[in-house]
Molecule: SAM riboswitch aptamer (S box leader)
Organism: Halanaerobium congolense
């Protein structure tokens, strides 16, 4: 740096510090001096972790507490970008499912 396995519709500031772009990527739509990104403090959530419990037998699993390692805190991962189906059919369009992309989290080598 590649792979591999879950997950991705829920949630979370009228705080500070600062001063111009940001929403990965294309098209789009959007946020944004009534201050964006970004940092710090607040906060959410339970992937990993610790304990409880119950089964089960030594490999897990089922319920719950905490929050030590992470992660997130406009909008469904903002939509859509490939492929199949449906509807409509002249076209434009519109849905529904899956894949790609991509983000986090884990464990191997």
């Nucleotide at each position: 740096a590649a792979a591999u396995c879950a997950u991705c519709a829920a949630g979370a500031g009228c705080g500070g510090u600062g001063g111009a772009g940001g929403g990965a990527c294309u098209g789009g739509c959007c946020c944004u001096a009534a201050g964006a990104u970004a940092c710090c403090c607040g906060g959410c959530a339970a992937c990993c972790u610790a304990c409880u419990u119950a089964a089960a037998a030594u490999c897990u699993u089922u319920a719950g507490u905490a929050a030590g390692g992470u992660g997130c805190u406009a909008a469904u991962u903002c939509c859509a970008g490939c492929a199949u189906u449906c509807c409509a059919g002249c076209a434009a369009g519109g849905a529904a499912u899956g894949a790609u992309a991509g983000a986090u989290g884990a464990g191997a080598g």